RNA sequence: CCAUCUGGAGAGCGGCUGGCGCGAGACGCCGGCCCACCGAAGGGGCACGCGGACGCACCUGCGAGUGCGCGCUGCAAUCUCUCAGGUAAAAGGACAGACGG
Numbered sequence: 001c002c003a004u005c006u007g008g009a010g011a012g013c014g015g016c017u018g019g020c021g022c023g024a025g026a027c028g029c030c031g032g033c034c035c036a037c038c039g040a041a042g043g044g045g046c047a048c049g050c051g052g053a054c055g056c057a058c059c060u061g062c063g064a065g066u067g068c069g070c071g072c073u074g075c076a077a078u079c080u081c082u083c084a085g086g087u088a089a090a091a092g093g094a095c096a097g098a099c100g101g
Base pairs, nucleotide, nucleotide: 001101002100004098005097006096007095012035014034015033016032017031018030019029020028021027022025036087037086038085042083043081044080045079049075050074051073052072054069055068056067057066058065
């Protein structure tokens, strides 16, 4: 990293509306718009921390070393944003465990 199995949270079965289907119910399916909300697919952001380069100063015979720098640069999450996604059940689901490769 991959396959299988198990566990796995949050938030309106919100309002209006278009199309299609049939067993014709104000039922089912697929969409659009509006408001509210969630963060655990994916994606973006954050450093007083760690590292690198550079500059300055000190030190040193050289090499090396030490210190400083609101600046440059790399690195992060369960933090943060909510683009995407989601808000009955089902599905999905970061992550964790088991087993095999």